The part of an RNA shown here (large-subunit ribosomal RNA, domain IV) has 335 nucleotides and comes from a Minisyncoccota bacterium. It matches the Rfam family "Bacterial large subunit ribosomal RNA".
Context: one part of a larger RNA
RNA sequence: AGCUCCUGAAGGAACUCGGCAAAAAAGCAGGCGUAAGUUCGCAAUAUGCCUUCCCUAAGAAAUUAGGGCGCAGCGAAAGUUCCCCUGGCGACUGUUUACCAAAAACACAGAUCCCUGCUAACUCGUAAGAGGAUGUAUAGGGGUUGAGGCCUGACCAGUGCUGGAACGUUAACAGUUGCGGUUAUUAUUCUUCGGAGUAAUAGCUGACGACUCGAAGCGCCAGUGAACGUCGGCAGUAACUAUAACUGUCCAAAGGUAGCGUAUUCCCUUGCCGGGUAAGUUCCGGCCCGCAUGAAAGGCUUAACGACUAGGGGACUGUCUCCAGGAGUUGCUCG
Numbered sequence: 001a002g003c004u005c006c007u008g009a010a011g012g013a014a015c016u017c018g019g020c021a022a023a024a025a026a027g028c029a030g031g032c033g034u035a036a037g038u039u040c041g042c043a044a045u046a047u048g049c050c051u052u053c054c055c056u057a058a059g060a061a062a063u064u065a066g067g068g069c070g071c072a073g074c075g076a077a078a079g080u081u082c083c084c085c086u087g088g089c090g091a092c093u094g095u096u097u098a099c100c101a102a103a104a105a106c107a108c109a110g111a112u113c114c115c116u117g118c119u120a121a122c123u124c125g126u127a128a129g130a131g132g133a134u135g136u137a138u139a140g141g142g143g144u145u146g147a148g149g150c151c152u153g154a155c156c157a158g159u160g161c162u163g164g165a166a167c168g169u170u171a172a173c174a175g176u177u178g179c180g181g182u183u184a185u186u187a188u189u190c191u192u193c194g195g196a197g198u199a200a201u202a203g204c205u206g207a208c209g210a211c212u213c214g215a216a217g218c219g220c221c222a223g224u225g226a227a228c229g230u231c232g233g234c235a236g237u238a239a240c241u242a243u244a245a246c247u248g249u250c251c252a253a254a255g256g257u258a259g260c261g262u263a264u265u266c267c268c269u270u271g272c273c274g275g276g277u278a279a280g281u282u283c284c285g286g287c288c289c290g291c292a293u294g295a296a297a298g299g300c301u302u303a304a305c306g307a308c309u310a311g312g313g314g315a316c317u318g319u320c321u322c323c324a325g326g327a328g329u330u331g332c333u334c335g
Base pairs, nucleotide, nucleotide: 001330002329003328004327005326006325007324008323010321011320014319019316029051030050031049032048037042039147053068054067055066056065057064058063069073082314083313084312085311086310087309088308089306090305094106095105110145111144112143113142114141115140116139122131123130124129148301149300150299151298153231154230155229158228159227160224161223162222163221164220167219168218169217174212175211176210177209178208179206180205181204182203183202184201185200186199187198188197189196190195232250233249234248235247236246259293260290271287272286273285274284275283
C1' cells in the first nucleotide's frame, strides 16, 4: 500500500448523475388496530400501538443483582425484503442480448382485419411425400393492436386489395395474304447460241410485312381505412384594449373530431402561473400560437403488479464535513 472486516466525537446526504455502498429499523410470534384508492378480489404483514416466563431486592427511571418453573418465554421449523407520498411507462405472472443492456423491448389473455370448404389455405421438399391434422370455419394460417373502462372522427384523389364485365388496348398459336431468297418444270422474249430476262406452276425458306382470330393483364367502372396513407393557406371583424364565436377568398380527396398536451413528442425553453425548498434547468398541479400530439404504427384513463424510471419525506448511517484507530491476509522495503 492492496484486499476482507470491525469501531468512531459533533453533525446527519452537506457526498453523488443518483443515498451507489454501508448502516439502521423491522421481523410469516401473540393481542389490538389499519388510510386513500379499488376491477370489491385487493391495497395489507399497510402505516401503527402493546406484550416478550415468574418471584425478590435496589433504583426516580433505564436497568442491575439473586432465585425459581418449563423441552421450548418471536416462532414447530425452515426462515425473514426499512417505511411512506406523488408522477411516467408497461395491465398482470412470464420471456430476452450464454460472456458489458432484464427494460418502457418480446410475449400475453383480449380486440380486429384478411385467407382457407378439405386432396383446405399455408410451410418444407426437384419429386415421392411430410407438417397443417388422425384437425374441419367455436377449426387452421397470416397481419396489426395488446387486460379492463370510455372510445376509435374526416378523406377512396394517389397506391394496394376485392368485385365487374360493355368498350378500348394486348402475346404466342392458328388462318389468309404480300414481299424477298432459292430449286425444279413449263411457257415465252432477246441472243454474239455461251447465255440473259419475264411469267406461270410445284416445293423449300425468312429475327420480313399486312389483315383476321386471340386470354389474363392494363385502361375503364365500382367498393374498401382496425388496407399503405393523408387530415390547409391568406385577410377582415365585437361599444376600452385585447381576442375572434363570425365573414370573405384561394386551394384540396378531405382539411385533425373526442381526448391529451412545454409531453420518452416543445426548437425557442430554465416558456408563464402556482406548490414544494432559505435557495428547485429536475418534480407536481394548471395554462396552450402542439418548431413537429391525436385516435388499434391505437387516443385517454385505470385498481393490482415491477431487481423499470423520475421527484419528495421519515428512519438510519464514515456517502460526506474529514478523516482516525484496530483485526486478518497479500505484496513490497529493511533486517